[in-house]
Molecule: Glycine riboswitch aptamer
RNA sequence: GAGGAAACUCUGGAGAAUUCCAUUAAGUUGGAUACCGAAGGUGCAAGGCCCUUGGCAGGGCUGAAACUCUCAGGUAAAAAGACAGAGCUAUGGC
Numbered sequence: 001g002a003g004g005a006a007a008c009u010c011u012g013g014a015g016a017a018u019u020c021c022a023u024u025a026a027g028u029u030g031g032a033u034a035c036c037g038a039a040g041g042u043g044c045a046a047g048g049c050c051c052u053u054g055g056c057a058g059g060g061c062u063g064a065a066a067c068u069c070u071c072a073g074g075u076a077a078a079a080a081g082a083c084a085g086a087g088c089u090a091u092g093g094c
Base pairs, nucleotide, nucleotide: 001094008087009086010085011084012083017033019032020031021030022029034075035074036073040071041069043067047062048061049060050059051058052057
């Protein structure tokens, strides 16, 4: 000097109930039904490894996501929010 993750700061940031019953000063709390996927979490394709077999083949382990499930979370606003942009920046390496 280039590069520069995570965290942090700023900005943008979707979906689905202002449902029903009861309750409360209050979308306060509890329950019911329906719904959403973008905190977190679950599942797995190819591939890889291992075991069995003469071979075909079979079994086990591992294995990503914005896919899948909807456990958690959420369904007016606010908050949260994957992800994206900018800022700041440590160790190591060059």